[in-house]
RNA sequence: UUCGAAAAAGGCAAACCGCCUCAAAGGGCGGGACGCAAAGCUACCGGUCUACGGGUGCAUUGGCUCCUACGACAGCGGGGUUACCGAGU
Numbered sequence: 001u002u003c004g005a006a007a008a009a010g011g012c013a014a015a016c017c018g019c020c021u022c023a024a025a026g027g028g029c030g031g032g033a034c035g036c037a038a039a040g041c042u043a044c045c046g047g048u049c050u051a052c053g054g055g056u057g058c059a060u061u062g063g064c065u066c067c068u069a070c071g072a073c074a075g076c077g078g079g080g081u082u083a084c085c086g087a088g089u
Base pairs, nucleotide, nucleotide: 001088002087003086004085011036012035016031017030018029019028020027021026034075040081041080042079044078045077046076047073048072049071053068054067055066057064058063
C1' cells in the first nucleotide's frame, strides 16, 4: 500500500419493545440481534426524509394543497480520514 474475512481476538447492533427528547424527520439510554471487514469517525458530492419557520393557492373560526433547509439520515451510494488479523506487492 492493495486485497480478503478462512482462522484467532474481538467490535458494532436492524426490526421490535420500554423510557426520555424533538414541531417533525430523527436522536439518546436500556433490552434485543437482522446483519456488517470499517455497520469506526466525517454532512465534502449525489440521494432520501422532515417542514417549526418562510413563500404560495384554496378556504374563512381557524384549517388544507404545493414549494423551500439553516434541520436530519454515515446501516443509501461516493469521497476524506483512522484501524485489529491474515495474504500479496